[in-house]
RNA sequence: AGGUGAUCGCUCGCAGCAACACGCGCGGGAGGAAAGUCCGGGCUCCGCAGGGCAGGGUGCCGGGUAACGCCCGGUGAGGGUGACCUCGAGGAAAGUGCCACAGAAAACAGACCGCCCGGACCGGCUUCGCCGCUCCGGGCAAGGGUGAAACGGUGGGGUAAGAGCCCACCGCGCAGCCGGCAACGGCUGCGGCACGGCAAACCCCACCCGGAGCAAGGCCACGUAUAGGGGCGUUCGAGGGCUGCCCGCCCGAGCCCCAGGGUAGGCCGCACGAGGCGUCCGGCGACGGGCGUCCCAGAUGAAUGAUCGCCAGCUCCGCAAGGGAGACCAGGCGGAGCGACAGAACCCGGCUUAU
Numbered sequence: 001a002g003g004u005g006a007u008c009g010c011u012c013g014c015a016g017c018a019a020c021a022c023g024c025g026c027g028g029g030a031g032g033a034a035a036g037u038c039c040g041g042g043c044u045c046c047g048c049a050g051g052g053c054a055g056g057g058u059g060c061c062g063g064g065u066a067a068c069g070c071c072c073g074g075u076g077a078g079g080g081u082g083a084c085c086u087c088g089a090g091g092a093a094a095g096u097g098c099c100a101c102a103g104a105a106a107a108c109a110g111a112c113c114g115c116c117c118g119g120a121c122c123g124g125c126u127u128c129g130c131c132g133c134u135c136c137g138g139g140c141a142a143g144g145g146u147g148a149a150a151c152g153g154u155g156g157g158g159u160a161a162g163a164g165c166c167c168a169c170c171g172c173g174c175a176g177c178c179g180g181c182a183a184c185g186g187c188u189g190c191g192g193c194a195c196g197g198c199a200a201a202c203c204c205c206a207c208c209c210g211g212a213g214c215a216a217g218g219c220c221a222c223g224u225a226u227a228g229g230g231g232c233g234u235u236c237g238a239g240g241g242c243u244g245c246c247c248g249c250c251c252g253a254g255c256c257c258c259a260g261g262g263u264a265g266g267c268c269g270c271a272c273g274a275g276g277c278g279u280c281c282g283g284c285g286a287c288g289g290g291c292g293u294c295c296c297a298g299a300u301g302a303a304u305g306a307u308c309g310c311c312a313g314c315u316c317c318g319c320a321a322g323g324g325a326g327a328c329c330a331g332g333c334g335g336a337g338c339g340a341c342a343g344a345a346c347c348c349g350g351c352u353u354a355u
Stems, first nucleotide, its partner, number of pairs: 002311007010029005016024002031341001035352002038350005043213004050247004055209005060074005075089001076087004090204002095202002097198003112144002114140007122132004152170006171193001172191008217268004228258005239251004275294008313338007322329002
């Protein structure tokens, strides 16, 4: 989420007029989302001795709130030059499981190319040595290659070549101290690295959760069938309650199916509320408190609308035409067009979606 006026309608209310004509008068009459019904509460009814097991939800910390999966303020991580933005943010050194394809190897690591050492054969040459091809035996994980991810990273030392093998810094882990309510952060020391990822896989941990819903529920009116058929059961216990299940406890003589019949009309719930607006105070803020003021839809085959003007807004076209070097800026008159998404149904707080 246009304003305003007129006319014709709709609906609700009224200690108004009138008096049964659903009349007149006055007053109220959709939303920011009334929507999706995804969360949370109020309200209503049912349930609630106890024990156990399931099930669902939430998930950094602190605060707000009736409550929340919402909001606010922080922390951490990621992104951005920055203002700032985003987050599916407990636990992977409790356990189980999974990690496609590619790749040597995907978690008790592993070796394709490669690097290095030794040996054998052959060949070459500048022939008591060196180089090269192939093969065999071993060492390595630096480099290449694969992958979303390769068992710490960078640099130096070291070595036959290499490697936390050693060292420095970074990362990681542990401990202590300091700051903070906390998440967490900072500093110092120690450890050569032990611990890949996935919990929106099972799971573990912490906290929360009874069920159904205004067709809740209550009252009035009206109506009825105490008819018919079949099955099970009465201490050898049918069936029911403890609203997911079990144990256990309690009630217990009726219960279930088929066919048929009746009702589905009115009133309440239901419009004063975690209420709106203004102002002051507290708080960074979400929000809270005080005072004043206002009463603001209530349909149920379901009201809240339609038409015509005027003003304002936006877009387009035409005519005039200002400033400026230009990009562009400002703006007059006339005409035409446009104005969305959508619509209360017990009520609130959110989120999301539409516009």

This is a predicted structure of a 355-nucleotide RNA (Bacterial RNase P class A) from a soil metagenome. Its mean pLDDT, the model's own confidence on a scale to 100, is 75. It matches the Rfam family "Bacterial RNase P class A". Rfam's curators write: Ribonuclease P (RNase P) is a ubiquitous endoribonuclease, found in archaea, bacteria and eukarya as well as chloroplasts and mitochondria. The family's RNA type in Rfam is ribozyme. Gene Ontology terms of the family: dimeric ribonuclease P complex, ribonuclease P activity and tRNA processing.